RNA sequence: AUUGACCUUCGGGGCAGGGUGCGGGUCUGCUGACCCAAUUCCCGACCGGUGGUAAACCCAGAAAAUGGGAAGCCCACGAGCGCAGCCUUUGCGCAUGAACCGGUGAGAAGCCGGUGCCGGCGGUUACAGUCCGAAUGAAAGAAGGUAAUU
Numbered sequence: 001a002u003u004g005a006c007c008u009u010c011g012g013g014g015c016a017g018g019g020u021g022c023g024g025g026u027c028u029g030c031u032g033a034c035c036c037a038a039u040u041c042c043c044g045a046c047c048g049g050u051g052g053u054a055a056a057c058c059c060a061g062a063a064a065a066u067g068g069g070a071a072g073c074c075c076a077c078g079a080g081c082g083c084a085g086c087c088u089u090u091g092c093g094c095a096u097g098a099a100c101c102g103g104u105g106a107g108a109a110g111c112c113g114g115u116g117c118c119g120g121c122g123g124u125u126a127c128a129g130u131c132c133g134a135a136u137g138a139a140a141g142a143a144g145g146u147a148a149u150u
Base pairs, nucleotide, nucleotide: 001149002148003147005146006145007144008143009142010141017043018042019041023036024035025034026033027032045130046129047119048118049077050076051075052074057069058068059067060066072117073116080094081093082092083091084090099115100114101113102112103111121133122132123131
């Protein structure tokens, strides 16, 4: 350095605050008053897995050298469901979200500024990216080690 190899460990974050009141309750002079009541609704708040891409942004550096970091919505992957199979590994099929404008520049999908958009399945006192559950799970992959070969 390489590999149809093996082992170990690791491998996801998030409703502050306000409003409404489905529904329920208490009292009553029977007309009302009051209380509870959605992290799901409305306003708003908050969050962003993994690999790649990077002249510009950030960090280190004496440095234009060089090294490192940097994308939810650019390219991929993972997570879901069904069927088959199975000690285990697995195979096939379905599903698989979201970005524009301005600036700089030779060049913008990645920079700077602004505005916007997206988010599995099952459950629930009422429609859930954030609550509960499957899940002490799985996994893209990351780190370390072993072996063999060169």
The RNA shown here (FMN riboswitch aptamer (RFN element)) has 150 nucleotides and comes from an Anaerolineaceae bacterium.
Taxonomically the source falls in Anaerolineaceae (Bacteria, Chloroflexota, Anaerolineae, Anaerolineales).
Rfam family: FMN riboswitch aptamer (RFN element). Its family is annotated with FMN binding in the Gene Ontology.
The sequence was found by an Rfam model in a public genome assembly.